[in-house]
RNA sequence: GCCCGGGUCCCGGGCAGCGGUGGUUCCCGAACCUCGUCAGGCCCGGAAGGGAGCAGCGAUAAGGGAGAUCCACCGGGUGCCGCGGUUUCCCCGGGUUCC
Numbered sequence: 001g002c003c004c005g006g007g008u009c010c011c012g013g014g015c016a017g018c019g020g021u022g023g024u025u026c027c028c029g030a031a032c033c034u035c036g037u038c039a040g041g042c043c044c045g046g047a048a049g050g051g052a053g054c055a056g057c058g059a060u061a062a063g064g065g066a067g068a069u070c071c072a073c074c075g076g077g078u079g080c081c082g083c084g085g086u087u088u089c090c091c092c093g094g095g096u097u098c099c
Base pairs, nucleotide, nucleotide: 001096002095003094004093005092006091007090010085011084012083013081014080015079016078018075019074020073021072022071023070025066026065027064028063034059035058036057037056042051043050044049
């Protein structure tokens, strides 16, 4: 000097973790413009009955709140990988050639 291998660095990927958002779960939640049941009253009917339906009650919507876990997405001067790739430089090792 050349070649090979490994490492650092760089790029990509994977995993974990952190932060944010959303979902799942629970609770609250509509005078009427949601549903169910519809007292009273009203209407139809000779009657039997029927009808619409306010309040109340129940379930929920929009929305709000709580929140240990789980799921998804986004992000990073977070960390790890006997995961992959690349060679200019750097480090280590081996081989070989020349002086």
Molecule: Bacterial small signal recognition particle RNA
Organism: Thermoanaerobaculaceae bacterium